[in-house]
Context: one part of a larger RNA
């Protein structure tokens, strides 16, 4: 001085982001036991009290059942026998200590809020969760040589299965619900116009040169290059439908018998203006917003207000019993976490010999 242990006077979280750590609790037996609940829980809630030896209870209660005897399906069988082995408890009495689950081992516990329904899975080696996954829902694809998937391909899977199946893609128990918009993208339908590729087509033009010529040029057949116009299919424009499909859910201005606000009106955009519920919230900048609540004191916490910077309904909304090595605030018990520090013991270090 460190490592891992004891033990402490008097306070008992005064320590700390933070009761981390360590203290408490503990086993069995009795009594008891709130809210809330999906009636199952919750609950070992919570709070209590007992517990050692003797002697008696007790030749007890119980417990197991062996010779034997009968019956028989002949069974390791079924009835009656009871021997032998095991063996309590209440209760009554008595005895000892500071202490009787005398060492060891062996839940601390309540109140409240967030999140996720739950058991479960996860970053083998900083992260176990509020993440993931889950039953449940809802949309969409697929009629079977399914649809998806893998592979040039033959083939496989899916499935030796057939829409109460099978993939996809989102939500995530349970209640109560899930509003409005299809103008934008995507998905579906639809075929009347426009617009469209390759083909098809082949008007008309260049080159070449038999002829013919006024000697300037014209100029057939052929072969060559070039090529209008027509005809032309999905897609796209276009018409309609969808949102538990990707997404989207306005401004200003005025207006009531005090003041303030506006149920009301006007007006501009817009495909529609955000319904229910919830809100300073895991989401609120300002903001330690403001009232209350708890504290002597409280940026955290909890209950309201609503002025939602920038919630909002299966990218779910809101709420919930039981669950949680989760987060959060507070409480009781408890201690060396602290005031503040001491002594002990065990190794290691360090110094003497």
């Nucleotide at each position: 001085u460190c490592c891992a242990g004891g033990u402490u006077a008097a306070g008992g979280a005064a320590c700390u982001c933070g009761g981390c750590a360590a203290a408490u609790u503990a086993a069995c037996c009795c009594c008891g036991u709130a809210a809330c609940u999906u009636c199952g829980g919750g609950a070992g809630a919570a709070g209590g009290g007992g517990u050692g030896c003797c002697u008696u209870g007790a030749u007890u209660a119980g417990g197991u059942g062996a010779a034997c005897a009968c019956c028989u399906u002949c069974g390791c069988g079924g009835u009656g026998g009871a021997a032998g082995c095991c063996g309590a408890a209440a209760g009554a009495g008595g005895c000892c200590g500071c202490a009787g689950u005398g060492a060891c081992c062996a839940g601390g516990c309540c109140c409240a809020a967030a999140c996720g329904a739950c058991u479960g899975u996860u970053u083998a080696c900083u992260a176990a969760a509020a993440a993931c996954a889950c039953a449940g829902g809802u949309c969409u694809c697929u009629g079977c040589u399914a649809a998806a998937u893998c592979g040039u391909a033959a083939g496989a899977u899916g499935a030796a299965a057939u829409a109460u199946a099978g993939g996809g893609a989102c939500u995530g128990a349970c209640a109560c619900c899930u509003g409005c918009c299809c103008g934008g993208u995507g998905c579906c339908g639809g075929a009347a116009g426009g617009u469209u590729a390759a083909a098809u087509g082949g008007a008309a033009g260049g080159g070449u040169u038999a002829g013919c010529u006024u000697c300037g040029g014209c100029a057939a057949a052929g072969c060559u290059c070039u090529g209008a116009a027509a005809u032309g299919a999905a897609g796209c424009c276009c018409c309609g439908g969808u949102a538990a499909a990707c997404g989207g859910c306005g401004g200003c201005c005025g207006u009531a018998a005090c003041u303030a606000u506006a149920a009301c009106g006007g007006u501009c955009c817009u495909a529609a203006g955000g319904u229910a519920g919830c809100g300073a919230a895991a989401u609120u900048c300002c903001u330690u917003g403001u009232c209350g609540g708890g504290u002597a004191a409280g940026u955290u916490c909890c209950g309201a207000c609503c002025u939602g910077c920038a919630c909002g309904a299966a990218u779910g909304g809101u709420g919930u019993a039981a669950c949680g090595a989760u987060u959060u605030g507070g409480g009781c018990a408890c201690u060396g976490u602290c005031u503040c520090a001491a002594c002990c013991a065990u190794g290691a270090c360090c110094c003497c010999a």